[in-house]
């Protein structure tokens, strides 16, 4: 980097360092943030893809490979129902498996 395939309303924070913007990206509202966000580093901890045991083949368990720990991927937007503080799937993310 490409592609296909799954999944995205659940769940799980302390510590220190750093210092100002952060929530992918556009546009709009909304919310996080010097009572230190955001990033990163240690721990811890969720999850169960991938693996490994073990299996009554339905799972279970969690040592590692990875991912995650504000708010549904934060919310809406172009379609479609439906006429409404809504539903729905799509697209673009993301993560994993494969190449």
């Nucleotide at each position: 980097u490409c592609g296909u395939u799954a999944u995205c309303a659940a769940g799980a924070a302390g510590a220190g360092a750093c210092g100002a913007g952060g929530g992918a990206a556009u546009u709009g509202g909304c919310c996080c943030u010097a009572u230190g966000a955001c990033u990163c580093u240690c721990u811890a901890c969720c999850a169960a893809c991938c693996u490994a045991a073990c299996u009554u083949c339905g799972g279970u368990u969690a040592a590692g490979g990875u991912g995650g720990u504000a708010a549904u991927u934060c919310c809406a937007a172009a379609c479609c129902c439906u006429u409404u503080u809504g539903g729905g799937g799509a697209a673009a993310g993301a993560u994993a498996u494969g190449u």
RNAcentral holds the sequence, with entries from Ribocentre. A computed fold for a 99-nucleotide RNA from Candidatus Magasanikiibacteriota, annotated as SAM riboswitch aptamer (S box leader). Lineage of the source: Bacteria > Bacteria candidate phyla.